[in-house]
RNA sequence: CGGAGAGUAGUGUAACGGUAGCACGAAUCCUUUGGGAGGAUUUAGCCCGGGUUCGAAUCCCGGCCCUCCGA
Numbered sequence: 001c002g003g004a005g006a007g008u009a010g011u012g013u014a015a016c017g018g019u020a021g022c023a024c025g026a027a028u029c030c031u032u033u034g035g036g037a038g039g040a041u042u043u044a045g046c047c048c049g050g051g052u053u054c055g056a057a058u059c060c061c062g063g064c065c066c067u068c069c070g071a
Stems, first nucleotide, its partner, number of pairs: 001070005007064001010024004018054001025043006047063005
């Protein structure tokens, strides 16, 4: 320098253009003599900027960052 892939909650990971889920974690409560395990509720998110569309995490363009391949 060229090509390909990825970026979603504190962590990991889903989501045909139509309410952003799941697991772990954290908080509160129940249960226990206490702890662990278990149960209930809550917590918190689409990398950034534009475009298309009635509607974008998803499609298009540009940027940033990471990984891989080639030179």
Description:
This is a predicted structure of a 71-nucleotide RNA (transfer RNA) from Candidatus Wildermuthbacteria bacterium RIFCSPHIGHO2_01_FULL_49_22b. The sequence is in RNAcentral, with records from ENA.